[in-house]
Predicted 3D model of a 678-nucleotide part of an RNA (large-subunit ribosomal RNA, domain II) from Candidatus Vidania fulgoroideorum.
The coordinates come from a structure-prediction model, not an experiment, and the mean pLDDT is 82.
Context: one part of a larger RNA
């Protein structure tokens, strides 16, 4: 991991509601008793028939109050007992699951420390004290020789330890192996026997160790501890169908009341849309009249400053006010919508499975995204917090390549059916290689998306100017003289710089727009003529394109590919869904002549309600069935909306059981479920 078996809403008592059966202003026994075990006896007790008051008590009233009045009642009257079911409470209370807490026992053959009694430590090195020899001294000291054999001394086996590395890591081993390493006469190591224990021991102290277990051992018991937490919770069909909000909470992942769902009852009858009428408002917008804010200027006053004067006057100063112009505001308003909301009216339409009250049962109180209006954030976030609507949640189908929340559309079932929605029609891929007119040349684009800025890309429009008295471009020719203007300067001659910028000849030609020279020279330009012969130059707006343009597995419109199969405008066909229609079938609700029919409905999580299937056992059953083959197993066929049922065949070899009822250890795929097999 698979398969088989097993595995979770139970039981008792009480309360409450519904159904059920009996009796009914009454209903009913409990313990217990008896033997004819029954619809028996047993009337203690309970509930109801009257309330009110704290109570005594009084009573259709009572209580309170001085009274007025007020509160609870009557008048409007059905209960009670059994059985079944729903729910709640008390119990383990649907099942499994802690870490822990307490009590009593058992442990020191592991290990910690201690006690008693034993054992062990190859070999080598060093050479303390003391004694001794000689020297030495007044005597000592001191030096020296020999002997000696001290030490938590040195090197190094056994022995003990465990510093490093590799290996090992389903190991040879639940801590090791290999190679090195440390101690090795000591606070050494070790045998045997003994002592100390669970909030206790022991500890050269690491919260270490106390039998592979230690921030409180192990075993048994309290015990099914508790778990607002996680996981799991087993057959079918039908009807309806949520919420993720408010308020409160030692409350925030829990719970309660309300809202939202469901079932029942009833002397509930409205609700929604459209139109109209009547309302209140202070949002959007707008505005500056207030409150603030704020730009420019004028005028007046004021503070400061300096200049100046006889006085004055002036000002890049300060503050305040006036006027003019132009602004800003969630906590500004002289104004002020659309919607929305409230109420009413009439008509039409829709709902009738609706609405209201009461009673039983819930679930839910983590919401998500999209669009719109806002707060917060950075006018960031698949961010966060409100409001409104939708979808998802609990919603399948078609489209968007794929894609809960986007677009279309709400799946009762069946079908070689039809017409459509969104979206599509070259191939992939169902349907146009459709039609008309344009644009794009960038593979732009072909289903998200990118700026400022730049550019003789190109289409359309617009406004001007020049132009056959010849435009624009090109080509040819000219582009001169006074003059090298004056000044400056080594030089300055159109062209370093300063200054002036005239006149003449001309078709035209600047005291020169740009290269160039040391300075000249030289080459162009402006300007003019000729040649040529038809449009040229510019402004503004706009369509489609270009650059700007960098991303992570692999090109990348889904792909192929396309010059339309791209884009714009228009047209006609077709395809396209579980939507609609058609035909047939089932179920529910309502209406109705009560028997058919008609209309409408039938997605669905949590959840409420209804109807069923099957399993085991009991009665039915002294029945039925079975060796002419039961149950079980394997398999085939038929059949029901489904759980399922029925029949046949093979195997099997002795029990099984219809029907109608009753009772439950009653249905498994999940719980890192449990047991077994492989």
């Nucleotide at each position: 991991g698979u398969c088989a078996g097993u595995g979770a809403c139970u039981u008792a008592c009480a309360u409450u509601c519904a159904a059920u059966a009996g009796c009914a202003a009454g209903c009913u026994u409990a313990a217990c008793u008896u033997u004819u075990u029954a619809u028996a006896g047993g009337c203690a007790g309970g509930c109801g028939u009257a309330g009110u008051g704290a109570a005594a008590g009084c009573a259709a009233a009572c209580c309170u109050g001085a009274a007025a009045g007020g509160g609870u009642g009557u008048a409007u009257a059905a209960g009670u007992u059994u059985u079944u079911g729903g729910a709640u409470g008390u119990a383990g209370a649907c099942c499994c699951g802690a870490a822990a807490c307490c009590a009593g026992a058992c442990g020191a053959u592991c290990u910690a420390u201690c006690c008693a009694u034993g054992a062990u430590c190859a070999g080598g090195a060093u050479g303390a004290a003391a004694a001794u020899u000689u020297a030495g001294u007044a005597a000592a000291a001191u030096a020296u020789u020999u002997u000696g054999g001290a030490g938590g001394u040195c090197c190094g086996a056994a022995c003990c330890c465990a510093c490093u590395a590799a290996c090992g890591u389903u190991g040879a081993a639940a801590a090791g192996u290999u190679a090195g390493g440390g101690g090795a006469u000591g606070a050494a190591u070790u045998g045997u026997g003994g002592a100390u224990a669970g909030g206790a021991g022991u500890g050269a102290a690491a919260g270490g160790c106390u039998a592979a277990u230690c921030a409180a051992g192990u075993c048994u018991g309290g015990a099914g501890a508790u778990a607002g937490c996680u996981g799991g919770u087993u057959c079918u069909c039908u009807u309806c169908g949520a919420a993720a909000a408010c308020u409160a909470u030692u409350u925030a992942g829990g719970u309660a009341g309300u809202g939202c769902c469901u079932u029942g009852u009833u002397u509930u009858c409205u609700u929604c849309u459209u139109u109209c009428u009547a309302g209140g408002g202070g949002u959007a917008g707008a505005g500056c009249a207030c409150u603030g804010u704020a730009a420019u200027g004028u005028u007046u006053a004021u503070u400061g400053g300096g200049u100046u004067u006889a006085a004055u006057a002036c000002u890049a100063c300060u503050u305040a006010a006036u006027c003019a112009u132009a602004g800003c505001a969630a906590a500004c308003u002289u104004c002020g919508a659309a919607u929305a909301c409230u109420a009413g009216a009439a008509a039409a339409g829709a709902a009738a499975u609706g609405u209201a009250a009461c009673a039983g049962g819930a679930g839910a109180c983590a919401g998500a995204c999209a669009u719109u209006g806002g707060g917060u954030g950075a006018u960031a976030a698949c961010g966060u917090c409100c409001a409104a609507u939708g979808u998802c949640g609990a919603g399948a189908g078609g489209g968007a390549a794929a894609c809960a929340a986007c677009c279309c559309a709400g799946a009762u079932c069946a079908u070689a059916a039809g017409a459509u929605a969104a979206g599509g029609u070259c191939c992939u891929u169902a349907a146009a290689u459709a039609u008309u007119a344009a644009c794009u040349a960038a593979g732009u684009g072909c289903u998200a998306g990118c700026a400022a800025c730049g550019a003789u890309g190109u289409g359309a429009a617009u406004a001007a100017a020049c132009u056959a008295u010849g435009a624009c471009a090109a080509u040819u020719a000219g582009g001169a003289g006074g003059u090298u203007g004056g000044c400056u300067u080594a030089g300055a001659a159109g062209c370093a710089g300063c200054u002036a910028u005239c006149c003449u000849u001309u078709a035209a030609a600047g005291a020169a727009a740009g290269c160039g020279u040391a300075a000249c020279a030289g080459c162009u330009c402006a300007c003019u003529a000729a040649u040529c012969g038809a449009g040229u130059u510019u402004u503004u707006u706009u369509g489609c394109g270009c650059g700007g343009a960098a991303g992570a597995u692999g090109u990348a419109c889904g792909g192929g590919g396309c010059u339309a199969a791209g884009u714009u405008a228009a047209u006609u066909a077709c395809c396209g869904a579980a939507g609609c229609u058609a035909u047939g079938a089932a179920u529910g609700u309502u209406u109705u002549u009560u028997u058919u029919a008609a209309a409408c409905a039938u997605g669905g999580u949590a959840g409420a309600a209804g109807a069923g299937c099957g399993u085991u056992c009991c009665g039915u059953a002294u029945g039925u069935u079975g060796u002419u083959g039961a149950a079980g197993a394997u398999u085939u066929a038929a059949u029901u909306u489904g759980a399922g049922u029925u029949a046949g065949a093979u195997u099997g070899g002795a029990g099984a059981u219809a029907u109608c009822g009753g009772a439950a250890g009653u249905g498994a795929g999940a719980a890192u479920g449990c047991u077994g097999a492989c």